[in-house]
A computed fold for a 344-nucleotide RNA from Eubacterium sp., annotated as Bacterial RNase P class A. The coordinates come from a structure-prediction model, not an experiment, and the mean pLDDT is 75. NCBI's taxonomy places the organism under Bacteria, Clostridia, Eubacteriales, Eubacteriaceae, Eubacterium. It matches the Rfam family "Bacterial RNase P class A". By type it is a ribozyme.
């Protein structure tokens, strides 16, 4: 320079004006607008959405109910060490696959427990012989051919009627020992002629690890109308009935129970952010400082015109929080780092 490969960062931007949410201050004792007259409930500051606030996929805090233990049932995960409040998440490593490389990918236990499947091609998908090969014509090979994602380790030789781990040497396998490593694994020696194919995001099997429902969760306070209970009024009014007697019905005031309409709180200070040392390869951690600038609604506020500048402006709007993860983006940009050409 040119083509790649990882990791961050940023999210048009400044001024007017009008509207709406939240806080503090002021306001019927009259702010505030108006010259006054009147007019008159709102009027003045400060704040106001994102990197994904999203999908609601994972994991916690919190909360209510559950619960001696322990098992079935069902899920979700699977190499090894670490981080972590926890994770199915993250860093680091092993080993596989890919790339010339940077660097990417992998659901990566177990197919010697048991079942199931294996299309299509192929003679034959687990066991077989179509073409072949060799014959003593009874058979005997599994080497070559061909089919497949796969066909009873691979290859070269001895070897044989033709062959075959039948034998031999590598090279691979799978046991055993040393040595390195915390391992996961990798190196070296030996041993065995190698008794059976994939496939477990297929049942299943083993290991770990999950009560159970969510903020409409759940805590508080608590009208009215209706209910109870006691006080008073009271040897009291009214009804049926003129009178007795009998029965019915009537007022107030105060407790209580429920918890209904509504109210507050959960609710934003938090496993938080941000400097800055420090300890670790790094996820992180740890000690000091700094401040709450970090929205808090409850029918749910962040919009809307206008000007002006350019890079012409993507995707998308909080609703208890907080760790991920995944997914959707117009554009700018920093930093490692590879190839590969040029030049000094």
């Nucleotide at each position: 320079c040119a083509a790649g490969u990882g990791u961050g960062g940023u999210a048009u931007g400044u001024g007017a004006u009008c509207g709406c949410g939240g806080c503090c201050g002021g306001a019927a004792g009259g702010a505030c607008c108006g010259a006054a007259a009147g007019g008159g409930a709102c009027c003045g500051g400060c704040u106001g959405a994102g990197g994904a606030a999203a999908g609601u996929c994972c994991g916690g805090g919190c909360u209510u109910c559950g619960c001696a233990g322990a098992g079935c049932a069902g899920g979700a995960u699977g190499c090894c060490g670490g981080c972590u409040a926890a994770c199915g998440g993250c860093c680091g490593g092993c080993g596989g696959a890919g790339g010339c490389g940077a660097c990417u990918c992998c659901a990566g236990g177990g197919a010697a427990a048991g079942u199931g499947c294996a299309a299509c091609a192929g003679a034959g998908a687990u066991a077989u012989a179509c073409c072949g090969c060799c014959u003593u014509a009874g058979g005997g090979c599994a080497a070559g051919g061909g089919u497949g994602a796969a066909a009873a380790g691979g290859c070269a030789g001895u070897g044989u009627a033709a062959g075959a781990g039948a034998c031999u040497a590598c090279c691979g396998a799978u046991c055993c020992u040393c040595c390195g490593g915390u391992a996961a694994c990798g190196g070296a020696g030996g041993a065995u002629g190698c008794c059976a194919u994939g496939u477990a995001a297929a049942c299943c099997c083993c290991a770990u690890c999950c009560g159970a429902a969510g903020a409409a969760a759940g805590a508080c306070c608590g009208a009215a109308c209706a209910g109870a209970a006691a006080a008073c009024g009271a040897u009291g009014c009214g009804g049926c009935u003129g009178c007795u007697c009998g029965u019915c019905g009537c007022g107030u005031u105060u407790u209580c129970a429920g918890g209904u309409g509504g109210g507050u709180c959960g609710a934003u200070u938090g496993a938080a952010a941000c400097u800055g040392c420090c300890g670790g390869c790094a996820a992180c951690g740890g000690c000091a400082g700094u401040g709450c600038a970090c929205a808090g609604a409850u029918a749910g506020a962040u919009g809307a015109u206008c000007a002006c500048a350019c890079a012409c402006g993507a995707c998308a709007u909080a609703a208890c929080c907080c760790g991920g993860c995944u997914u959707a983006u117009c554009g700018c940009u920093g930093c490692g780092c590879u190839u590969g050409c040029u030049a000094a």